[in-house]
RNA sequence: GGUCUAGGCGGCGAUGGAGCUCGCCAUGAACCGCCGUACGGCUGAUAGCUCCUACCGUGAG
Repeated sequence: GGUCUAGGCGGCGAUGGAGCUCGCCAUGAACCGCCGUACGGCUGAUAGCUCCUACCGUGAG
């Protein structure tokens, strides 16, 4: 370095991906934002931090 065999790998935290940290749930659970009588309206891609992507605003080339 290669091959074979056996065993292990949970889910979730209001819209995407990854790493770290924290919390919750696990046999029908954790989780599924807010305002408004209704029509309708508002914030945020994070549970928190960092990076990427998407979106929004401003300025410059």
Molecule: Fluoride riboswitch aptamer (crcB RNA motif)
Organism: Acidimicrobiaceae bacterium